[in-house]
RNA sequence: GGGCCCGUAGCCGAGUGGAUAAGGCGCCGGCCUCCGGAGCCGGAGAGCGGGGGUUCGAGUCCCUCCGGGCCCGCCA
Numbered sequence: 001g002g003g004c005c006c007g008u009a010g011c012c013g014a015g016u017g018g019a020u021a022a023g024g025c026g027c028c029g030g031c032c033u034c035c036g037g038a039g040c041c042g043g044a045g046a047g048c049g050g051g052g053g054u055u056c057g058a059g060u061c062c063c064u065c066c067g068g069g070c071c072c073g074c075c076a
Stems, first nucleotide, its partner, number of pairs: 001072007010025003018056001027043005049065005
């Protein structure tokens, strides 16, 4: 330098054009308990790496930038 993949709550992670973005861990509250843990119930927390575009509609498609990873090539 070329090609490909990934980036979604504190962490892991689903979604592959159709509204209100699953789930698990963790966190908060309640029940239970002498207390705690476990268990059960409930709750908060992300608008999807940044920007732009396409579309009636974008996490999803396109462009660009940023970050991470893999492969190939070049120089030394």